[in-house]
RNA sequence: CUGCCGCGCACGCCGAAUCCGCUGACCAGCGGAACGGGGGACCCAAUUCCGGGGCGAAUCUCCUUAACCGGAGACGCGCGAGCUCUUUCAGCGCGAGCCCGUCAGCUAACCCCGCAGGCGGACGAAAGAGAAUGU
Numbered sequence: 001c002u003g004c005c006g007c008g009c010a011c012g013c014c015g016a017a018u019c020c021g022c023u024g025a026c027c028a029g030c031g032g033a034a035c036g037g038g039g040g041a042c043c044c045a046a047u048u049c050c051g052g053g054g055c056g057a058a059u060c061u062c063c064u065u066a067a068c069c070g071g072a073g074a075c076g077c078g079c080g081a082g083c084u085c086u087u088u089c090a091g092c093g094c095g096a097g098c099c100c101g102u103c104a105g106c107u108a109a110c111c112c113c114g115c116a117g118g119c120g121g122a123c124g125a126a127a128g129a130g131a132a133u134g135u
Stems, first nucleotide, its partner, number of pairs: 011120004018033006035114005044105001051103001052100004059074005075095005083130007
């Protein structure tokens, strides 16, 4: 000097998954707010065996293979760092998984639920709006 691993404190990322209060007393219970999701009329729409449906960006088409794996395209999503938001480009990634259980279209009133989990190493280039600080 460089690489890898672990720990701690900050910071940051995906995601709705954060904040506040009270009680208890050692990390749990209760409640609220914000955020997110589902059910649920008239009207309208639709067709249930090849059952149907929900959360999520995570779908579709093609090539190869007995199949898995793999590859390509369309399209969808994320990061891209004085603070917040919107947009463009270079660059780098993802396109999973889970649930309901014969049942749910939209849907006012109304009803119900979630508030997890996982990860990271940093001085790429521009535009606009706003806020804050200093002069």